This is a predicted structure of a 73-nucleotide RNA (transfer RNA) from a Holosporales bacterium. Taxonomically the source falls in Holosporales (Bacteria, Pseudomonadati, Pseudomonadota, Alphaproteobacteria). Its mean pLDDT, the model's own confidence on a scale to 100, is 81. It matches the Rfam family "tRNA". Rfam classes the family as a transfer RNA. Rfam describes the family as follows. Transfer RNA (tRNA) molecules are approximately 80 nucleotides in length.
RNA sequence: GGUCGCAUAACUCAGUUGGUAGAGUAUCGCGUUCACAUCGCGGAAGUCGCAGGUUCGAGUCCUGCUGCGACCA
Numbered sequence: 001g002g003u004c005g006c007a008u009a010a011c012u013c014a015g016u017u018g019g020u021a022g023a024g025u026a027u028c029g030c031g032u033u034c035a036c037a038u039c040g041c042g043g044a045a046g047u048c049g050c051a052g053g054u055u056c057g058a059g060u061c062c063u064g065c066u067g068c069g070a071c072c073a
Base pairs, nucleotide, nucleotide: 001072002071003070004069005068006067007066010025011024012023013022019056027043028042029041030040031039049065050064051063052062053061
């Protein structure tokens, strides 16, 4: 230098053929307990790496860039 893959909540990851962004863990509140833990119920937490483009509509399609990884030279 080239090719390919990955980037979504604090962490680990889903998200189907473009149509209101989700789960588990963690965290917060309530209940249960003499207390704690467990368990049950509920809540909060996201510019979907960044910037553009296409579209009525983009996490998803296209282009560029950044970071990480693999391979080739």